RNA sequence: UGUGGAUAAAGGCAAACCUGCCGAAAGGCAGGGACGCAAAGCUAUAGGGCCUUCCCAAAAACGGGAUGGCAGCCUGGCCGCCGAU
Numbered sequence: 001u002g003u004g005g006a007u008a009a010a011g012g013c014a015a016a017c018c019u020g021c022c023g024a025a026a027g028g029c030a031g032g033g034a035c036g037c038a039a040a041g042c043u044a045u046a047g048g049g050c051c052u053u054c055c056c057a058a059a060a061a062c063g064g065g066a067u068g069g070c071a072g073c074c075u076g077g078c079c080g081c082c083g084a085u
Stems, first nucleotide, its partner, number of pairs: 005082001012037002017032006035072001041078003046075003049070003053066004
C1' cells in the first nucleotide's frame, strides 16, 4: 500500500416507541430510548427500488409524467477510526 474484519481495544452512530417542533403528506429536526450497525459518515444532479402528493389516461386494474422524501433497501462514487492474522 492492497485485500479482508478479530469473541481485541479506543471512540462513534442509533431502529421501534415516547415527548416537543416543522411539513399537505411521505418525512425531517431536537430530547429521551437501544433494535441493530465496520462506514448506520457524505452523495437522491450516478443507476435501480420504495414512499408521498398532483396531473394524464382508464369501467377498474395495469400504465405514463411531475413534486417532495428514504443513504438504516441494493449497487456505484467520495472520505474515514482501530490494528489480530
Predicted 3D model of an 85-nucleotide RNA (c-di-GMP-I riboswitch aptamer). Its mean pLDDT, the model's own confidence on a scale to 100, is 83. Of the family's consensus pairs, 85% are formed in the model. It was read from a public genome assembly, where an Rfam model found it.